[in-house]
Context: one part of a larger RNA
RNA sequence: GGAUGAACGCUAGCGGCAGGCUUAACACAUGCAAGUCGAGGGGCAGCGGGAGUAGCAAUACUUGCCGGCGACCGGCGCAAGGGUGCGUAACGCGUGAGCAACAUGCCCGUAUCAGGGGGAUAAUCCAGGGAAACUUGGUCUAAUACCCCAUAGUAAUCUUAGGAGGCAUCUUUUAAGAUUUAAAGCUUUGGUGGAUACGGAUUGGCUCGCGUGACAUUAGCUAGAUGGUAGGGUAACGGCCUACCAUGGCUACGAUGUCUAGGGGUUCUGAGAGGAAGAUCCCCCACACUGGAACUGAGACACGGUCCAGACUCCUACGGGAGGCAGCAGUGAGGAAUAUUGGACAAUGGAUGGAAAUCUGAUCCAGCCAUGCCGCGUGCAGGAAGACUGCCCUAUGGGUUGUAAACUGCUUUUGUAUGGGAGCAAUAAGCCCUUCGUGAAGGGUGAUGAGAGUACCAUACGAAUAAGCAUCGGCUAACUCCGUGCCAGCAGCCGCGGUAAUACGGAGGAUGCAAGCGUUAUCC
Numbered sequence: 001g002g003a004u005g006a007a008c009g010c011u012a013g014c015g016g017c018a019g020g021c022u023u024a025a026c027a028c029a030u031g032c033a034a035g036u037c038g039a040g041g042g043g044c045a046g047c048g049g050g051a052g053u054a055g056c057a058a059u060a061c062u063u064g065c066c067g068g069c070g071a072c073c074g075g076c077g078c079a080a081g082g083g084u085g086c087g088u089a090a091c092g093c094g095u096g097a098g099c100a101a102c103a104u105g106c107c108c109g110u111a112u113c114a115g116g117g118g119g120a121u122a123a124u125c126c127a128g129g130g131a132a133a134c135u136u137g138g139u140c141u142a143a144u145a146c147c148c149c150a151u152a153g154u155a156a157u158c159u160u161a162g163g164a165g166g167c168a169u170c171u172u173u174u175a176a177g178a179u180u181u182a183a184a185g186c187u188u189u190g191g192u193g194g195a196u197a198c199g200g201a202u203u204g205g206c207u208c209g210c211g212u213g214a215c216a217u218u219a220g221c222u223a224g225a226u227g228g229u230a231g232g233g234u235a236a237c238g239g240c241c242u243a244c245c246a247u248g249g250c251u252a253c254g255a256u257g258u259c260u261a262g263g264g265g266u267u268c269u270g271a272g273a274g275g276a277a278g279a280u281c282c283c284c285c286a287c288a289c290u291g292g293a294a295c296u297g298a299g300a301c302a303c304g305g306u307c308c309a310g311a312c313u314c315c316u317a318c319g320g321g322a323g324g325c326a327g328c329a330g331u332g333a334g335g336a337a338u339a340u341u342g343g344a345c346a347a348u349g350g351a352u353g354g355a356a357a358u359c360u361g362a363u364c365c366a367g368c369c370a371u372g373c374c375g376c377g378u379g380c381a382g383g384a385a386g387a388c389u390g391c392c393c394u395a396u397g398g399g400u401u402g403u404a405a406a407c408u409g410c411u412u413u414u415g416u417a418u419g420g421g422a423g424c425a426a427u428a429a430g431c432c433c434u435u436c437g438u439g440a441a442g443g444g445u446g447a448u449g450a451g452a453g454u455a456c457c458a459u460a461c462g463a464a465u466a467a468g469c470a471u472c473g474g475c476u477a478a479c480u481c482c483g484u485g486c487c488a489g490c491a492g493c494c495g496c497g498g499u500a501a502u503a504c505g506g507a508g509g510a511u512g513c514a515a516g517c518g519u520u521a522u523c524c
Stems, first nucleotide, its partner, number of pairs: 001524004006520005013376006019369002021334001026332003030329003035076003040073002043069002047067003050063005083287003092212008102204002107200007115149004125138005155180011185192002213259003220250003225247008262284004266277004289310005312323004340366001342365003348362001349360004379410004390400004415461006424451001430445007468513005473494003479508005489496002
């Protein structure tokens, strides 16, 4: 000198764009953050409508008949999105390869198929238990829930025979035989969904080469340890696991141990080489009160799922139960220090759905903070009696403050007031038209804006509403007076202060930067 997720002191007019718990992965009140589908099903608690009965009427009752729909069965989703950096020196990450050792819901393409039957169960109803959380028994019922039979091969397994290829185990293909496993309906009749197989795309799993901290004041480490055979397990290879056999394997090119740490793209600095960092944004990994475990599923060993143990908090009728903000806000604590218990699904994206739509603290916006970067303003021109005041001096005088002010003219960024006023919106349903020709494509028309009456524009007014901070001995740009008298104090280093202090405190003046300026901390 540059830089910062900064903090502190003094000061402060505005806008744009960014950023905002670096500390306690400390504990959390409250609200919200994952639902959706009635075009799968039985139904009907509540709402609206219709109909009926009673009544003069108000009204009451009945009825799933309609719109719809709480709870229930079922499907898809909840493994994404969002948060944090505890752990991890590791195939965790980065980079380059490999899988002849693998999986892949939704999506796309191709081919084929969907015949018949059965038994349950939730809800409802009835009867209980419990303070509650919740739960038990009985009767009835449905399905795209579950099961059985049939059918099926380009599927899987086994056997036999032949061909081709390679990268060692092998891979691939043809033919024959045996065994095994499928399906679901709904419908406005247009469709949509279901099953099997193959292929694609996407996403993941596994393996390897190289790279990726400190300490040798850590020198030896290892028994599933290293390899083999057989088996189990997995989507898949493998001591991944088990039995048996062998005695191996790693290490001075640093094993083992201890300490520290998420990694990268990148960021800061530097002429570069290098050094340092890993906030925001993107990719990967790990974690979800602490430890362990599996279930479901295409996918989890699952942040807002389950079970067990533990610590903590809460409820309790003392028998027993409930909870997990490292989601968004917010609270306490810690700390030098870090924001609102805001608005909207209008846009983008996601889940479900045929769609309308519903949900979405993802996201888009607004609020707070000079935390940073950038931009603008606090006027411009003229104006010498070089005014008054202040300060200084060699003091009837002069210097400086200083064109500074007053005064004259001009402008209106900004400000205040009034008026107008966006883009972000592409389209959906519906309707119309055209093309092919019977459900698609294209065109037109046609709802929807949180931000927001915001940005922006116009008009009027009036210099009006807007400057500080640090420094002035040398390094280092900028000097005098007064006070103090080794005191009070200053200080980054050298050093100032003991009666003429340009170094302390004040004043006048000056210098530097400027809505900031200084100090502190850290890195180069």